[in-house]
RNA sequence: GACGUAGCUCAGUUGGUAGAGCGUCGGUCUGAAAAACCGAAGGUCGUGGGUUCGAUUCCCACCGUC
Numbered sequence: 001g002a003c004g005u006a007g008c009u010c011a012g013u014u015g016g017u018a019g020a021g022c023g024u025c026g027g028u029c030u031g032a033a034a035a036a037c038c039g040a041a042g043g044u045c046g047u048g049g050g051u052u053c054g055a056u057u058c059c060c061a062c063c064g065u066c
Base pairs, nucleotide, nucleotide: 001066002065003064004063007022008021009020010019016053024040025039026038027037028036046062047061048060049059050058
């Protein structure tokens, strides 16, 4: 100095209530699988504070990785 967001890889910022792909689970299909298609679950956004009506986003400290 950069980074830390779902099991993994990552996106998401002129602050407005968080997503994709892969994976997992269920269904359709099949003799059974795989593939394909449909659907679902899964996240105190590293931790603690501050600012704000409101913070993943801004500010400070700390922890971790490079």

This is a predicted structure of a 66-nucleotide RNA (transfer RNA) from a marine eukaryotic metagenome. RNAcentral holds the sequence, with entries from MGnify. It matches the Rfam family "tRNA". From the family's description: Transfer RNA (tRNA) molecules are approximately 80 nucleotides in length. The family's RNA type in Rfam is transfer RNA.